[in-house]
RNA sequence: UGGGCGGUCGCCAAGCGGUAAGGCUCCGGUUUUUGGUACCGGCAUUCGGAGGUUCGAUCCCUCCCCGCCCAG
Numbered sequence: 001u002g003g004g005c006g007g008u009c010g011c012c013a014a015g016c017g018g019u020a021a022g023g024c025u026c027c028g029g030u031u032u033u034u035g036g037u038a039c040c041g042g043c044a045u046u047c048g049g050a051g052g053u054u055c056g057a058u059c060c061c062u063c064c065c066c067g068c069c070c071a072g
Stems, first nucleotide, its partner, number of pairs: 001071007010024003018055001026042005048064005
């Protein structure tokens, strides 16, 4: 430098046009003498950034940033 894959909540991780699941952690509640367990509830409006397409974008297109792999 070129090509490929990836970047989503504190961490892991789904979602591939109709407005973001789940697990762990964390917070609150019930239970318990306390802790733990169990159960219930809550937590992502810049989905890496900026533009574009669209009625509508995490999703499609372009550029940029970061990480990994391959080639030189």

Annotation
Transfer RNA from a Deltaproteobacteria bacterium, 72 nucleotides, folded computationally. It matches the Rfam family "tRNA". Its family is annotated with triplet codon-amino acid adaptor activity in the Gene Ontology. Its mean pLDDT, the model's own confidence on a scale to 100, is 81. The organism belongs to Myxococcia, within Bacteria. The sequence was found in a public genome assembly.